[in-house]
Molecule: c-di-AMP riboswitch aptamer (ydaO/yuaA leader)
Organism: Nonomuraea polychroma
RNA sequence: CAUCUGUGACCGCUGAAUCCGCCCACGGGCGGAACCGGGGACCCACCGUACUUCCUUGGGGUGAAUUGGCACCGGCGUGCCAUAGGGCAGCUUCCACGCCCGAACCCGUCAGCUAACCCGGUAAGCGGUAUGGAAGCAAGG
Numbered sequence: 001c002a003u004c005u006g007u008g009a010c011c012g013c014u015g016a017a018u019c020c021g022c023c024c025a026c027g028g029g030c031g032g033a034a035c036c037g038g039g040g041a042c043c044c045a046c047c048g049u050a051c052u053u054c055c056u057u058g059g060g061g062u063g064a065a066u067u068g069g070c071a072c073c074g075g076c077g078u079g080c081c082a083u084a085g086g087g088c089a090g091c092u093u094c095c096a097c098g099c100c101c102g103a104a105c106c107c108g109u110c111a112g113c114u115a116a117c118c119c120g121g122u123a124a125g126c127g128g129u130a131u132g133g134a135a136g137c138a139a140g141g
Base pairs, nucleotide, nucleotide: 010128011127012126013125014124018033019032020031021030022029023028034122035121036120037119038118039117044112058110059107060106061105062104067082068081069080070079071078072077085101086100087099088098090137091136092135093134094133095132096131
């Protein structure tokens, strides 16, 4: 000097997942604000008829995470390529370039929208100078 690992502080990223107060046997508990999600009227939407084929694997929710192709597989699935869509350092929007993600889970036969009203969540996982331009805003000097 470089690289790797661990810990603390600080600063940040995805995400709704943050802040405050009280109590406490210090393990935690309760409440409030804020943000987020679900259920839930009128109105609107859906709800009609005929024919052909096939199936019996219903339907719905959170989320950007949907769809297609190829290969493997007895099946469940796996890999690759693409894709709707999503993310990337003062904040928002637009443009350009580049790099990523394109999952996972839940309800349980049931739910369109939806005022009042009702019911829940506040996790998890990462990073360390973070591309450039335009407009507005913010902060500091």